[in-house]
RNA sequence: CUCUUAUCAAGAAAGGCAGAGGGAUAUGGCCCGAUGACGCCUUGACAACCUAUUCUUUAUGAGCAAAACAUAAAGAAAAAGGUGCCAAUUCCACCCAACACCAGUUGGGACAGAUAAGUC
Numbered sequence: 001c002u003c004u005u006a007u008c009a010a011g012a013a014a015g016g017c018a019g020a021g022g023g024a025u026a027u028g029g030c031c032c033g034a035u036g037a038c039g040c041c042u043u044g045a046c047a048a049c050c051u052a053u054u055c056u057u058u059a060u061g062a063g064c065a066a067a068a069c070a071u072a073a074a075g076a077a078a079a080a081g082g083u084g085c086c087a088a089u090u091c092c093a094c095c096c097a098a099c100a101c102c103a104g105u106u107g108g109g110a111c112a113g114a115u116a117a118g119u120c
Stems, first nucleotide, its partner, number of pairs: 003118006013043005021032003027093003044086001046084001049082003053077009090112001094109006
């Protein structure tokens, strides 16, 4: 970098460095930011995608057997390893439908993106 699948309304900050923009890209809006943002480092947390572990249930195999065993699936626990993440829904915008006088709200979908697992 290509493609596939899943998720994206929940959750979780302190210290140090540094010094002006930042919120992926373009535009608009709306926010964050010298009371120091964004970024980097350290520590800590959050989460549970993959791996490993434990328990339960079910199915299958095997078995005299509802026991013990093996495999698979589902659920739960925990957080050791690989990632991720710690302002705002992925900050909002597009299309369709319903409701609404309007502002708008709700539901569905698309594009782009992020992350994980796999893959050329």
Molecule: SAM riboswitch aptamer (S box leader)
Organism: Pseudoflavitalea sp. G-6-1-2